Predicted 3D model of a 576-nucleotide part of an RNA (large-subunit ribosomal RNA, domain I) from a marine metagenome.
It matches the Rfam family "Bacterial large subunit ribosomal RNA". Gene Ontology terms of the family: ribosome and structural constituent of ribosome.
Model confidence (mean pLDDT): 84 of 100.
Context: one part of a larger RNA
RNA sequence: AGCACACGGUGGAUGCCUAGGCAUCAGGAGGCGAAGAAGGGCGUAGGAGCCUGCGAUAAGCUUCGGUUAGCUGGCAAGCGAGCGAUGAUCCGGAGAUGCCCGAAUGGGGAAACCCGGCGACCGUCAUGGGUCGUCACUGCUACGGCAGAGCCAACGCAGGGAACUGAAACAUCUAAGUACCUGCAGGAAAGGAAAUCAACCGAGACUCCCUCAGUAGCGGCGAGCGAACGGGGAAUAGCCCAAACCUGGUCAGUGUAAGCGUGCAGGCGUUGCUGAUCAGGGGUUGUAGGGCCUGGUGGCCGAGACUGCAUUCUCGGCGCGAAGUAAGAAAUGGAGCGUUUAGGCGAAGCGUCUGGGAAGGCGCAGCGCAGAGGGUGAGACUCCCGUAGCCGAAAGGCGCUUCACUUCGUUGCCAGGUACCUGAGUACGGUGGGGCACGUGGAAUCCCGCCGGAACCUGGGUGGACCAUCAUCCAAGGCUAAGUACUACCUGAUGACCGAUAGUGAACGAGUACCGUGAGGGAAAGGUGAAAAGGACCCCGAGAGGGGAGUGAAAAGACCCUGAAACCGUGUGCUU
Numbered sequence: 001a002g003c004a005c006a007c008g009g010u011g012g013a014u015g016c017c018u019a020g021g022c023a024u025c026a027g028g029a030g031g032c033g034a035a036g037a038a039g040g041g042c043g044u045a046g047g048a049g050c051c052u053g054c055g056a057u058a059a060g061c062u063u064c065g066g067u068u069a070g071c072u073g074g075c076a077a078g079c080g081a082g083c084g085a086u087g088a089u090c091c092g093g094a095g096a097u098g099c100c101c102g103a104a105u106g107g108g109g110a111a112a113c114c115c116g117g118c119g120a121c122c123g124u125c126a127u128g129g130g131u132c133g134u135c136a137c138u139g140c141u142a143c144g145g146c147a148g149a150g151c152c153a154a155c156g157c158a159g160g161g162a163a164c165u166g167a168a169a170c171a172u173c174u175a176a177g178u179a180c181c182u183g184c185a186g187g188a189a190a191g192g193a194a195a196u197c198a199a200c201c202g203a204g205a206c207u208c209c210c211u212c213a214g215u216a217g218c219g220g221c222g223a224g225c226g227a228a229c230g231g232g233g234a235a236u237a238g239c240c241c242a243a244a245c246c247u248g249g250u251c252a253g254u255g256u257a258a259g260c261g262u263g264c265a266g267g268c269g270u271u272g273c274u275g276a277u278c279a280g281g282g283g284u285u286g287u288a289g290g291g292c293c294u295g296g297u298g299g300c301c302g303a304g305a306c307u308g309c310a311u312u313c314u315c316g317g318c319g320c321g322a323a324g325u326a327a328g329a330a331a332u333g334g335a336g337c338g339u340u341u342a343g344g345c346g347a348a349g350c351g352u353c354u355g356g357g358a359a360g361g362c363g364c365a366g367c368g369c370a371g372a373g374g375g376u377g378a379g380a381c382u383c384c385c386g387u388a389g390c391c392g393a394a395a396g397g398c399g400c401u402u403c404a405c406u407u408c409g410u411u412g413c414c415a416g417g418u419a420c421c422u423g424a425g426u427a428c429g430g431u432g433g434g435g436c437a438c439g440u441g442g443a444a445u446c447c448c449g450c451c452g453g454a455a456c457c458u459g460g461g462u463g464g465a466c467c468a469u470c471a472u473c474c475a476a477g478g479c480u481a482a483g484u485a486c487u488a489c490c491u492g493a494u495g496a497c498c499g500a501u502a503g504u505g506a507a508c509g510a511g512u513a514c515c516g517u518g519a520g521g522g523a524a525a526g527g528u529g530a531a532a533a534g535g536a537c538c539c540c541g542a543g544a545g546g547g548g549a550g551u552g553a554a555a556a557g558a559c560c561c562u563g564a565a566a567c568c569g570u571g572u573g574c575u576u
Stems, first nucleotide, its partner, number of pairs: 001575009015561001016527002020498002022495007029487002031151002039101003042055003046079001049075003061095006070083003106115003116135007137148004155186001156184005166173001170220001196203002207234005217225002238479003241423001245281010259268002261311006286457001288422003291418007299318007319410006332404010343391003349364005365382002367371001373385003428452007438464001459474005514521002534560001537548004
């Protein structure tokens, strides 16, 4: 020195564990903010480093409920001083306080700082000073004020919009209208009540799912892209304007008579007519609808239309009927019920053996609408918390029902006439693009730029070039719940999900330490024991540490469960 065996050290694998994660489901909630948010800075306890809470009223104040005998948050004991059946601490509802920064908003600014104006009050002999309130900008306004801004995970709509990649290269194409940027919103958003489809039969808004179907098609006919009709489901809901016409206001023009509902008589006359504009009524569709005129039909009462009589029309009330806060107008209150934000009741076991310890073995019982689960010195239906089941709110939130309340109809219907209205720089065409599964193609349909530019109901669009016939629908205005998407957040539940190099980056003072000028990057690190019973006392040592003693079932002794291997030793044997 090597090999073997034994015993150690080092090291932290493995096993077991879980305080933390991951995923899914159901329900709730779906926003917060100038009444100052989200997020921070600095403070705040008798003493106070970090976390948590709170804000100069500062681990808290008031009140209303719940619960309870203990309490003064955690790491974290000890000291000190207190509180509590006159109900503390704790849990929940409502309220008060809430420094400074931050949209930050009196002005400034290198965030948490600096400096002001005005008013009231305080202080000073006075000046300086202090406290409270107020003072940004934009839009609207009935001039009182109201609203906006900023933050937020995903989902939504819109305006912009890649490349890698695939095509085995690459340019059309693809990736993909994806990623990303921007704007705006809601609890959902968007869409939506046919100028739709269909096919000579018919359907009947929109959205979502299944299918049709990887079909028809599109495509350097490559790679690839990829419908619709129809069928089955989910859920259902339909409405309002513009215009004609009537009435009224204002302005302009015309104008002394047409006019004042009609008939007769009287009376009035800046009334009437035309145009513009505003308001109210009217009206809303395609088997066309509406207006206007005529005729028919129709609950009651009252008033008015210059006066009287008659008639007609208009308005109001009663009665009757209907509806409603999600569109179709809009605001709130009462009551009841449900639900939610604290909670409460809740069955039934003993003995013995082993053991440090019984829930284990054995023996004999009991409950069960409860034998889910967790804890307890080991494996507990009957020990504890719970579980099934049942009960509960002074106050706040939400939902439903109902009453109040509000609104509407009765101004409708039928027949005939008239040809007044029914969305124009629109539809459509040309050209250049885009979207449609459809890459210009025979390319309809939809949208946009530029240039042209209709009809208007005896009208117009569509049915995949185009024309005819036929069918179907009515553009150029608007609103609309549900079914659908998502989950930052709250509650509950589940897992052939992980178990500390796993599972979140983070089980632990983690977006921390640390790195970077910055944007940004970003760790490592869990386990004594049932209980600290955490080793009094003695000895060696400066101490660290060790030897006894003691605790404990066991030193498991805090560098603490188990304690593999590499690696380093000691002893013995063998070989050289």